[in-house]
RNA sequence: GAAAAUGCUUUCUAGGGUUCCGCUGCCGGCUUCGCUUUACCUGCCGGCAGGACAGGUCCGAGAGAAAGCGGGCACGGCCGGAUAACUAUGGCUGCUGUUUACACGGACGGACAAAAGCCUGGGAGAU
Repeated sequence: GAAAAUGCUUUCUAGGGUUCCGCUGCCGGCUUCGCUUUACCUGCCGGCAGGACAGGUCCGAGAGAAAGCGGGCACGGCCGGAUAACUAUGGCUGCUGUUUACACGGACGGACAAAAGCCUGGGAGAU
């Protein structure tokens, strides 16, 4: 950009791990009290480790939730109309209505920091 449609998107949740923030532990340095020295406490800075660390950021459902857009059908209005006339197929439209069903399901593998109901995948399979 195009196409499609029991379609797409957004927000949230179940769930997920550990980049960043925070938290915890250890180590090092600094840190008030008449003066000096030392230790402890408190607070601050830095380093390392930790997600069996309740969290914030982050990822996040085909078979979870809500909403929006879109699609289908009906009805109304308008257009057009082979016609003498009515009128069919058809086209446009509506703060209109309604509908958008059903769905048992691995493992290996993949990405981002990493993992996952994410992707693979309404797959392989099963009935």
Molecule: Guanidine-I riboswitch aptamer
Organism: Sinobaca qinghaiensis